Predicted 3D model of a 174-nucleotide RNA (Lysine riboswitch aptamer). The coordinates come from a structure-prediction model, not an experiment, and the mean pLDDT is 77. The sequence was found by an Rfam model in a public genome assembly.

RNA sequence: AAGUAAGAUAGAGGUUGCGUUUUCUAUCAGUACGGGCAGGGAUGUGUCAGGCACAGAGGAAAUGCCCCGAAAGGAGGAGACGCCGAAAGGAAAAACGCCCUGAACGUUUUUACCUUGGGCGUGCAGUUAAGAGCUGUACGACUGUCAUCGAUUCGAUGGGGCGCUAUCAGGUAA
Numbered sequence: 001a002a003g004u005a006a007g008a009u010a011g012a013g014g015u016u017g018c019g020u021u022u023u024c025u026a027u028c029a030g031u032a033c034g035g036g037c038a039g040g041g042a043u044g045u046g047u048c049a050g051g052c053a054c055a056g057a058g059g060a061a062a063u064g065c066c067c068c069g070a071a072a073g074g075a076g077g078a079g080a081c082g083c084c085g086a087a088a089g090g091a092a093a094a095a096c097g098c099c100c101u102g103a104a105c106g107u108u109u110u111u112a113c114c115u116u117g118g119g120c121g122u123g124c125a126g127u128u129a130a131g132a133g134c135u136g137u138a139c140g141a142c143u144g145u146c147a148u149c150g151a152u153u154c155g156a157u158g159g160g161g162c163g164c165u166a167u168c169a170g171g172u173a174a
Stems, first nucleotide, its partner, number of pairs: 004171001007168005014084001017083009034067005043055004047103005087116004091111007117143002120140008145159006
């Protein structure tokens, strides 16, 4: 001087990188809820079961017509903020919802846990009002990075983010 284990700092992938939030627009939907008429004659509602409660012969439900008439979630555009395991999903635990118990479903939080480099397209499955979107999975090409081989700066094969690049300091060995 170079290399190298671990550490710290700073960065890159993309104009469809990731997430949160505000606002506008369409959809949701002439749907739900509510009301009236007909009809009918004893059930119906609270997610499901049991219980309990409420409504109902002062007329329940199915069904048909008429009037009124939303919202949430999800989506697209614009803006702001935080970032590059950004984040997403799975598993476990806890809390909340909803009249009680149990189950199911949804939301939030936690984890030395497991998987995924990234976006896109297609098929299947789930979710959803939905042929949109989201999630999982398989395949496909693209892209970024590293390793090996080659040499036409490009190509082939393979790996993954606890990775990759740069800088700092200098442990160990030579």